[in-house]
Predicted 3D model of a 128-nucleotide RNA (SAM riboswitch aptamer (S box leader)) from Actinacidiphila glaucinigra. The sequence is in RNAcentral, with records from Rfam and Ribocentre.
RNA sequence: CGCUCAUCCAGAGGGGCAGAGGGAACGGCCCGUUGAAGCCCCGGCAACCCUCCCGCCGACCGCGAGGUCCAGGUGGGGAAGGUGCCAAUUCCGUCUCACGGCGAGAUGCGUCGUGAGGAAGAUGAGGA
Numbered sequence: 001c002g003c004u005c006a007u008c009c010a011g012a013g014g015g016g017c018a019g020a021g022g023g024a025a026c027g028g029c030c031c032g033u034u035g036a037a038g039c040c041c042c043g044g045c046a047a048c049c050c051u052c053c054c055g056c057c058g059a060c061c062g063c064g065a066g067g068u069c070c071a072g073g074u075g076g077g078g079a080a081g082g083u084g085c086c087a088a089u090u091c092c093g094u095c096u097c098a099c100g101g102c103g104a105g106a107u108g109c110g111u112c113g114u115g116a117g118g119a120a121g122a123u124g125a126g127g128a
Stems, first nucleotide, its partner, number of pairs: 001127001003126006013042005021031003025094004043086003048082002050078001052077006058069004090120001095117009
């Protein structure tokens, strides 16, 4: 940076400084002087990158029994290093569609609920 791909119902907090905000935006609803944001220290979670190990596929070697693992795919394990994260599902909704309830009837409209898909955002790995 209107770029690409993946993930987002799991998980994990104490202390110090500070002193009024914070949860992206908007609406809602929350969190906060029993201390918000921010900064520092320590701790933790997770497993995207990573790394090592065990399989399988695959590849290669061998006439064969079988053997090997530079690169690749995949399942399981690991957590030293690079990020990230540690209230609430990304806190919920926002746009579209489907189904159902209600509005005296309605294939329309409004509203509420449920489901699916988007948008936006966040994080990572890449790209320009």
Background:
Lineage of the source: Bacteria > Actinomycetota > Actinomycetes > Streptomycetaceae > Actinacidiphila. Model confidence (mean pLDDT): 82 of 100.